[in-house]
This is a predicted structure of a 94-nucleotide RNA (c-di-GMP-I riboswitch aptamer) from Desulfitobacterium sp. It was read from a public genome assembly, where an Rfam model found it. Lineage of the source: Bacteria > Bacillati > Clostridia > Eubacteriales > Desulfitobacterium. Rfam family: c-di-GMP-I riboswitch aptamer. About the family: GEMM was predicted in a large-scale screen for bacterial structured RNA regulatory elements. Its mean pLDDT, the model's own confidence on a scale to 100, is 86.
RNA sequence: AAAUUGAUAGGGCAAACUUACUUGAAAAAGAAGGACGCAAAGCCAAGAAUCUAAGGUUUGGGGUAUUCCAAGCUAUGAUAGUCUGGCUGCCAAA
Numbered sequence: 001a002a003a004u005u006g007a008u009a010g011g012g013c014a015a016a017c018u019u020a021c022u023u024g025a026a027a028a029a030g031a032a033g034g035a036c037g038c039a040a041a042g043c044c045a046a047g048a049a050u051c052u053a054a055g056g057u058u059u060g061g062g063g064u065a066u067u068c069c070a071a072g073c074u075a076u077g078a079u080a081g082u083c084u085g086g087c088u089g090c091c092a093a094a
Base pairs, nucleotide, nucleotide: 005092006091012038013037017033018032019031021030022029023028036081042087043086044085046084047083048082049079050078051077055074056073057072058071059070060069061068062067
């Protein structure tokens, strides 16, 4: 110095929940508070999985018409604290 590993020390992040806050159709994200936990709970949407369904579409029911209601399918949306994978990284006992 590097790899494996995660005792010690210094620290780091921040679940649920709350908000008469912001964005979004929603899922969810951001901000503040708050700590369940996390050795990558740092970053990346490449693969899978899960969530949502604006728009699109199918079916059914209304309707003179413009169109209305309900259910199903669908990601181009979301989740990196679901997993796999990629990149980077503090300290250093054994």